About this RNA:
RNAcentral holds the sequence, with entries from ENA. Archaeal signal recognition particle RNA from Candidatus Bathyarchaeota archaeon A05DMB-5, 311 nucleotides, folded computationally. The source organism's lineage runs through Archaea, Thermoproteati and Candidatus Bathyarchaeota. The same sequence occurs in records of 3 taxa. It is recorded under the gene name ffs. The coordinates come from a structure-prediction model, not an experiment, and the mean pLDDT is 76. Of the family's consensus pairs, 89% are formed in the model. Rfam family: Archaeal signal recognition particle RNA. Its Rfam clan is "SRP clan". The literature on the family includes a 2002 paper in Curr Opin Struct Biol by Wild et al., "Towards the structure of the mammalian signal recognition particle". By type it is a non-coding RNA gene. Rfam links the family to the GO terms signal recognition particle, plasma membrane targeting and SRP-dependent cotranslational protein targeting to membrane, signal sequence recognition.
RNA sequence: GGUGGGUCUUAGGCGGGGGGCUAGGGGUCCCCUGUACCAUAAACCCUCUAUAGGAUGGGCCGAAAGCUGAGGCAGAGGCGUCCGUGGCUGCCUAAACCCUCACUUCCGAAGCGAAGACUAUCCGUCCCUUGGGGCUGGCGGGCGUUGAACGGUUUCCGUAGGGAAAUCGAUUUCAACGUUUGUCAGGCGAACCUGGCCAGGCCCGGGAGGGAGCAACCUAAGUCUGGGCGUUCAGCGCUCAAGGGGUGCGGGUACGAGUGUAGGGUUUGAGGGAGUGGCGGAUUCUGGGCGUCGAACCUCAGUGACCCGCC
Numbered sequence: 001g002g003u004g005g006g007u008c009u010u011a012g013g014c015g016g017g018g019g020g021c022u023a024g025g026g027g028u029c030c031c032c033u034g035u036a037c038c039a040u041a042a043a044c045c046c047u048c049u050a051u052a053g054g055a056u057g058g059g060c061c062g063a064a065a066g067c068u069g070a071g072g073c074a075g076a077g078g079c080g081u082c083c084g085u086g087g088c089u090g091c092c093u094a095a096a097c098c099c100u101c102a103c104u105u106c107c108g109a110a111g112c113g114a115a116g117a118c119u120a121u122c123c124g125u126c127c128c129u130u131g132g133g134g135c136u137g138g139c140g141g142g143c144g145u146u147g148a149a150c151g152g153u154u155u156c157c158g159u160a161g162g163g164a165a166a167u168c169g170a171u172u173u174c175a176a177c178g179u180u181u182g183u184c185a186g187g188c189g190a191a192c193c194u195g196g197c198c199a200g201g202c203c204c205g206g207g208a209g210g211g212a213g214c215a216a217c218c219u220a221a222g223u224c225u226g227g228g229c230g231u232u233c234a235g236c237g238c239u240c241a242a243g244g245g246g247u248g249c250g251g252g253u254a255c256g257a258g259u260g261u262a263g264g265g266u267u268u269g270a271g272g273g274a275g276u277g278g279c280g281g282a283u284u285c286u287g288g289g290c291g292u293c294g295a296a297c298c299u300c301a302g303u304g305a306c307c308c309g310c311c
Base pairs, nucleotide, nucleotide: 001311002310003309004308005307006306007305008304012061013060014059015033016032017031018030019029023049024048025047026046027045037058038057039056040055066303067302068301069300070299071298072297077293078292079291080290081289082288083287086285088281089280090279091278092277097273098272099271100270101269102268105265106264107263111259112258119254120253121252122251123250124249125248126245127244128243129242130241131240132239133238134236135235136234137233138231139230140229142179143178144177145176146175147174148173150169151168152167153166154165155164156163157162183227184226185225186224187223188222195218196217202211203210204209
């Protein structure tokens, strides 16, 4: 000095990379590589400070195939950016092709047909509009003038009850007349406030007579029933007519032999679809370029101590 075996242990190692997060580093989290200790905690988080390439606690390996440095014709995968192949998608687009509808013409099951098909025409039915009729219901009941009666006021007369005149008012009764399309019959109609007539009884009076006035009767407002009338109010499974619509159903007339649905062939056209081609669009679904980071892998160099044996 080299080599074999053994024992130690320094440095160091017991994974690495990308994303995310962070002032920045590491971790728990996600992803890629591929095998490289254990336990505890950790995303409103745990821990560290360019001396950061985790924190706490406990272990293993160990002089090399590990570690450090350099390089590689090595390169999983990630990130960024660009392109836009395939796929996706928008618009346009010949024929032939497919589908639907219609048209021309031919064939033609079924059905119908001398008890008359097809066709033409007429009528009825059906629908709509318009104009009438009928039935039912609803609604409605005019206006004015005059007079008497009614109430109030004033004046005059009378021994009482009362009598006479003038005037105002009300619209409730009655009558006449006029007018209006605009009524008739019957019933009820309040104890007192619609009016008339008022038995009995009451009052004035010598009497005659008169006054107020209950019931009853008549009657008004009102109300009920019925007939009639009116109504550009409504309804009706009623009815008539005219016009229009549809071509379903029924019936009549004329003609006189085939007609013809489903379906098939043929002709033409329209619409839609597929297809062909063109012009685009977005894009880690797929693919590619460039750049960058980069695990694993390959190569080279470097890398202790002690003991024993051998050369």